């Protein structure tokens, strides 16, 4: 370096202003914000100077993750259903959103412009941003020891 295995740390961002109303960070106008991996015509960097390496770089390209629901078991009530626990992702239903131009060999990714989207429960008024489950749980991301070649 490649293989594998144990332990451990890490792992999400946002309502400032104005309206209306008894009541809104929930409605309306403005603003704000973008998890992990992938991919690369930007950026950095290297040489052996190529369509080549390395780093890095997409909320809406291609996937994944937490919730909700769905499904299997359990207990409870008391009945065909309701509610508590467990457990399941070979259950992708809720579930998720980009297109115009311009470069170029090559772009939904760069440059310009102009829209899009955001779990559930709560609440004196409907919430991507405010409590809250959550001091959680996770996509994965590094470290330390260790096999094995």
């Nucleotide at each position: 370096c490649c293989c594998u295995g144990u332990u451990c740390u890490c792992a999400g961002g946002g309502c400032g202003g104005g309206g209306u109303g008894c009541a809104a960070u929930u409605c309306c106008c403005c603003a704000c914000c973008g998890g992990c991996g992938g991919u690369a015509u930007g950026c950095g960097g290297g040489c052996a100077u190529g369509a080549c390496c390395c780093g890095u770089a997409a909320g809406c390209c291609c996937g994944c993750g937490a919730g909700c629901g769905g499904c299997g078991c359990u207990u409870g009530c008391a009945u065909c259903g309701c509610a508590g626990g467990c457990g399941u992702g070979u259950c992708a239903g809720c579930a998720g959103a980009u297109c115009c131009g311009g470069u170029g060999a090559g772009a939904u990714g760069c440059c310009g412009g102009a829209g899009c989207c955001g779990a559930c429960g709560g609440u004196c008024a409907u919430a991507g941003u405010c409590c809250g489950g959550a001091u959680g749980a996770a996509a994965g991301a590094g470290a330390a020891c260790g096999u094995g070649u």

FMN riboswitch aptamer (RFN element) from Pseudosulfitobacter pseudonitzschiae, 149 nucleotides, folded computationally.
It matches the Rfam family "FMN riboswitch aptamer (RFN element)". Its family is annotated with FMN binding in the Gene Ontology. For this family Rfam cites "An mRNA structure that controls gene expression by binding FMN" (Winkler et al., Proc Natl Acad Sci U S A, 2002).
The organism belongs to Pseudosulfitobacter, within Bacteria.
Its mean pLDDT, the model's own confidence on a scale to 100, is 79.
The same sequence occurs in records of 2 taxa.
The RNAcentral record of the sequence draws on Rfam and Ribocentre.